[in-house]
Predicted 3D model of a 100-nucleotide RNA (Glycine riboswitch aptamer) from Sphingomonas piscis. The sequence is in RNAcentral, with records from Rfam. Model confidence (mean pLDDT): 76 of 100.
RNA sequence: GAAGGCCGCGCGGGAGAGUUUGGACCGUCCUCGGACGGGCCGACGCCGAAGGAGCAACCGCCCCCGGAAUCUCUCAGGCACCAAGGACCGCGCGCGCCUG
Numbered sequence: 001g002a003a004g005g006c007c008g009c010g011c012g013g014g015a016g017a018g019u020u021u022g023g024a025c026c027g028u029c030c031u032c033g034g035a036c037g038g039g040c041c042g043a044c045g046c047c048g049a050a051g052g053a054g055c056a057a058c059c060g061c062c063c064c065c066g067g068a069a070u071c072u073c074u075c076a077g078g079c080a081c082c083a084a085g086g087a088c089c090g091c092g093c094g095c096g097c098c099u100g
Base pairs, nucleotide, nucleotide: 003099004098005097006096007094008093009092010091011090012089013088018044020043021042022041023040025038026037027036028035029034045079046078047077051075052073053072054071058067059066060065
């Protein structure tokens, strides 16, 4: 020092699951019986790819020990479309850290 890895930032891609049901409130329509839409609270059902937790597949090195998943759990989060979020992947940047 090339290159590589980690971290951070930017851009692009990025899934799953409820147009379930009840309540009051607001708005619109109306044949004044009701219907539709909006957000809120609850019930039941469901999803896993922020985060978190667990087993320990796997890794370090045979044991101890340590790390630990896209697996499992659903605490949190989410469940028509849109928006937001989003593990992970690709590209670029940094003159940050490490190896070299």